Model confidence (mean pLDDT): 79 of 100. Predicted 3D model of RNase P RNA and transfer RNA as a complex of 457 nucleotides. Rfam match: Bacterial RNase P class A. By type it is a ribozyme.

[in-house]
Order: sequence, then C1' cells, then structure tokens
RNA sequence: GAAGCAGGCCAGGCAGCCGCCGCCUCUCACGAGGGGGAGGAAAGUCCGGGCUCCAGAGGGCAUGGUGCUGGAUAACGUCCAGCGGGGGCGACCCCAGGGAUAGUGCCACAGAGAGAAGUCCGCCCGCCGGUGCUUCGGCAACUACGGGUAAGGGUGAAAGGGUGAGGUAAGAGCUCACCGGGUCCGACGGUGACGCCGGAUGCCAGGUAAACCCCACCAGGAGCAAGGCCAAAUAGGGGAGCGCAAAGGACGGCCCGUCCGUGCUUCCGGGUUGGCUGCUCGAGACCGUCGGCAACGGCGGUCCUAGAUGAAUGGCUGCCGCCCGCUUUCCGGGUAACCGGUUGCGGGAACAGAACCCGGCUUACGGCCUGCUUCAGCC
RNA sequence: CGGGGUGUAGCGCAGCCGGGCUAGCGCACCUGCCUUGGGAGCAGGGGGUCGGAGGUUCGAAUCCUCUCACCCCGACCA
Repeated sequence: GAAGCAGGCCAGGCAGCCGCCGCCUCUCACGAGGGGGAGGAAAGUCCGGGCUCCAGAGGGCAUGGUGCUGGAUAACGUCCAGCGGGGGCGACCCCAGGGAUAGUGCCACAGAGAGAAGUCCGCCCGCCGGUGCUUCGGCAACUACGGGUAAGGGUGAAAGGGUGAGGUAAGAGCUCACCGGGUCCGACGGUGACGCCGGAUGCCAGGUAAACCCCACCAGGAGCAAGGCCAAAUAGGGGAGCGCAAAGGACGGCCCGUCCGUGCUUCCGGGUUGGCUGCUCGAGACCGUCGGCAACGGCGGUCCUAGAUGAAUGGCUGCCGCCCGCUUUCCGGGUAACCGGUUGCGGGAACAGAACCCGGCUUACGGCCUGCUUCAGCC
Repeated sequence: CGGGGUGUAGCGCAGCCGGGCUAGCGCACCUGCCUUGGGAGCAGGGGGUCGGAGGUUCGAAUCCUCUCACCCCGACCA
C1' cells in the first nucleotide's frame, strides 16, 4: 500500500433572530418570565413480557411454536460461555444442531432395479444345435435355453463401506490383514453436551422430519380504537339468540309452569364526531465498587430526561469542525512525473419522525476510531 | 395505531394445503384460410421463471426466513 476480519463510538457544535407543542411561577385578565422537547433504528410488527378487559376448578384433547449442553433473564425463537459439524491460506464466520432399527409416505426423468432392491451388458457353469480342427480320446469359438454371480461396465442426485490377499467354476465381509464408520461394555476427564483410551462384535440396513409423525418442553383469548369516568344528541324503536339462581314482579300455600319486566350479545334503523383518565418514575439513566471468563447480578451515590391527537420537536444567518473536487499563493521532499502540508474557491452531510410502555431480532443507512489477518514492496 | 389478506402471460383467474412430468385456461396479440372489404368463424403460433433475495431438498410457483408493493376491517353513544 491492497484486500479483508472483529469490536467500539458519533449522528455536527456554538451564538443571534423568527416560529411550534406541553409544564411551572406571577397576573382578575391581556400578557410576562423560567425551564423541557425524537431514534439507533422511533421502521417491519417477526418474537417475548408488563398493563387492561373477557373467559376459566384441576386435568386432558385439538392447534401453534421451540428443539446440542450449561448458564443469564420478568420472559423469549434473544444473549453469553462451551460441545459437535461445516467453510476460509488466515484473522474469523455459519449451522431449524432431538429422533430415519417406532410407524407411514415420497424419491420425477433415466435406469434391469429407488430399498431386507435388482441380472440390461459383462463374467462363470450346465445343456441343445449346427460349424471348424483332430492323434478320434476330445478341443475351440458361436447361437438359443436354464442357472450362478453385485467384482467390472452402464443409468442416476443417490445403487447395500475402501484397499489388498486368500478363496471360488466365476464371484461376494464368504474369510483374513489394514483403514473408515456404527453398536455394546469398561476405565479416566468434564456439572453436562462430549472428549480420550482399552476391549468385544463383520454389525456396514441410502436420502428426506423447513413430509406426515414420535419424544421432550412451552402457550387461554383479545388488544390503549384494551379499559374507566363525564357531557351532548337520538325513535331509548324493531328482529334474532342466550340468561334471570336459595335471589325482579304478577298468578299461586309451595314446586313446576305461564305472562310481564329486565340483563347481555348481534343485525337493521337512529344520534355524536366533545372532554378527562389510562399517560409516562420505569425490569429507568449515569458514575463508582464488588462477584462472574462472559451475558448479567448485588450494593452505594447522583439525576428526572417528549407526551402530541390530523398530530409539536422547525427555519434563516454567521463562525468553527468533518468529507470531496479544483487550482491559485507559499513551504518541504524528489533529476522529473509527482507527493505531503498550507491558503483560496466551489460543493456535500445519509437512513429516517415517538403515538401505552419495556427486552430482543431483522431490515434501511452516513462517517470516524481501535485491534487483528493475508499478500506485495522497502529498510 | 392495531388486526387480516393478496401478488402467476397485456387483462381476469387455476395450480400452492399434500414439492417432480414442457406452469395451464379464457379474453387479448400474430400468421394463414374464408369474404369484394371488415366482423364472426376455422386452423396454427408466439409470449410468463411465478413481486424480490436467501435457505431446506437431488429437485421449489408450492416448504421456511427476510423484504417490497397493494387491498380490506376496526371510533363512541343509545
């Protein structure tokens, strides 16, 4: 210098003028003064919780979700530390990472066969037939048929471990040696996932669970337009459904029952387009210290930091700071092209706007800093 | 602000749940025939990579994740 990896930080600053939305103080009021006013993602609404209402004994079914181990947490599909697997020369990164001997399904096309599979070609054996040679005993090649064979070829994403030897008519874990994998047993280390060592067993039987499913664990539903209060207005109208209890009224001694009345839900019709609350002090922020590898937690101190409702949080000017381009002045280096600094001019500054509140994830996006890796050059 | 749904040829739709065979159907478009010419009719043909990106799988319009665009519903009183 080039390419890259990981982590952290900022989201321009100050002053003046003019505005917008809440709060506090003073004033009878007009008004005056003071103080506050978006984000790292406020976004997508993908998860989790608080809060509120409805439902609900417990338990189960269905449905949905999660899925290595240990921990953190209010909780999580998040985070931290590990394990195993994979990728990269490396820094480092990625993994929906339980079960495929519980069962079922599927594996298109091609191929003989797609699964306790399979003979298309090949190889081997037997036999029929004709042919050739013959020392007349047979031998050789070919064709058809019957059988053996998963070594070799071929198909495919995938065809029942790999190499070698023995064995055989030819072959085959059929047998053996070594290698790879699995299962079982034991010892050691670790909380554990797992690692490592030794032994036994020829056990070698494909993939797919982001297919159904099995196992373990989790989950009641809706959402601040939740919910509560006040005010205004309307025909407090009509239809349907459910309910009224030891418990509304009438009939009745009581029960059943009937009628009336009434509560809730929903539909049609009607009215309003107002206010208050929930509402912002909270799993809160910052600093210090202690425990922990860390996520995080304990303790102490300090602080209060938006609450709008068609929806405020803005605009202009000046100076300074940052980035880019041009080239002028000057300085330094170099033979030079040029490089670095300085000065001047011009331009730029992203993504994006709270709406009940928090913890995450994901997506969008400008710049700066630190550490590390690989390669190249020079000393 | 909250909740739900849909993206497949120019237009309207099927296929998706339960993955596979050249992704089909109607209208529209193009060519030819028919007609004096046009329409209608008959015969033939072209055009899509399934909104975009990534993943699972041998294989994705279909399954999963992220993202983009569009559409629908939800005020209160009585």